[in-house]
RNA sequence: GGGUCGGUAGCUCAACGGUAGAGCAGUAGCCUUUUAAGCUAUUGGUUCUGGGUCCGAAUCCCAGCCGACUCA
Numbered sequence: 001g002g003g004u005c006g007g008u009a010g011c012u013c014a015a016c017g018g019u020a021g022a023g024c025a026g027u028a029g030c031c032u033u034u035u036a037a038g039c040u041a042u043u044g045g046u047u048c049u050g051g052g053u054c055c056g057a058a059u060c061c062c063a064g065c066c067g068a069c070u071c072a
Stems, first nucleotide, its partner, number of pairs: 001071007010024004018055001026042005048064005
């Protein structure tokens, strides 16, 4: 340098072009002599950046940045 894949909540990951979710973590409550465990509720997002297409984009297209693998 070429190719492929990926970038979404604090972390690990989902999400036919039609209101972005789950688990863990966090917060509050219950339970317990206390802690842990358990139970219930709940907060948290500029979907890597900039453009384009579309009535509508996390999703499709283009360019860029970062990472992994691979070829030379």
Overview:
The prediction has a mean pLDDT of 81. The RNA shown here (transfer RNA) has 72 nucleotides and comes from a Candidatus Woesebacteria bacterium.